The prediction has a mean pLDDT of 81. This is a predicted structure of a 157-nucleotide RNA (Lysine riboswitch aptamer) from Trichococcus palustris. It matches the Rfam family "Lysine riboswitch aptamer". Rfam describes the family as follows. Riboswitches are metabolite binding domains within certain messenger RNAs that serve as precision sensors for their corresponding targets.

RNA sequence: AAUGUUAAAAGAGGCCGCGUGCAUUAAGAGUAAAACAAUUUGUUUGAAAGGGAUGUUCGCCGAAAUACAGAGAAAAUCUGCAUUGGGACUAGGUUAAAUAAGCCUAGCACUGUCUGUUCGAUUUGCCCAAAAUCGUCCGUGAAGUACUUUUAAUGUU
Numbered sequence: 001a002a003u004g005u006u007a008a009a010a011g012a013g014g015c016c017g018c019g020u021g022c023a024u025u026a027a028g029a030g031u032a033a034a035a036c037a038a039u040u041u042g043u044u045u046g047a048a049a050g051g052g053a054u055g056u057u058c059g060c061c062g063a064a065a066u067a068c069a070g071a072g073a074a075a076a077u078c079u080g081c082a083u084u085g086g087g088a089c090u091a092g093g094u095u096a097a098a099u100a101a102g103c104c105u106a107g108c109a110c111u112g113u114c115u116g117u118u119c120g121a122u123u124u125g126c127c128c129a130a131a132a133u134c135g136u137c138c139g140u141g142a143a144g145u146a147c148u149u150u151u152a153a154u155g156u157u
Base pairs, nucleotide, nucleotide: 001157002156003155004154005153006152007151008150009149010148011147014061017060018059019058021056022055023054024053025052033045034044035043036042037041064084065083066082068080069079070078071077085111086110089107090106091105092104093103094102113142114141115139116138119135120134121133122132123131124130
């Protein structure tokens, strides 16, 4: 100096990243319910839950979500294990008042990372080969305990 292993810290994906709180607001709904009258009709008063939109705050990058199991009187919640890189669109199912939104499954392109590969540029170099970096083409390639950078310890050359 290079390349592995372990640990720690920091960081990127996306201007629809993930989740929480608060304010306003549309819908829910002139519904439920209550009261009065009258015999199952009319009148008056008149909500809420959960979810949505906009703005804003906070915590973050297995962020988070879901299935199963256990704890919990039940629920909220917590733990273990498994799956999912991310958001969108389409179809089905489920939940919901709902053609909204959520969740699950599948399809489909897009996108970020690593990896293999086509082509090009730059650098090193003996201006051959080869190696590294960046961009680019194609993937019935892969998955977040991942990826990039740095530090420490340790092994090999």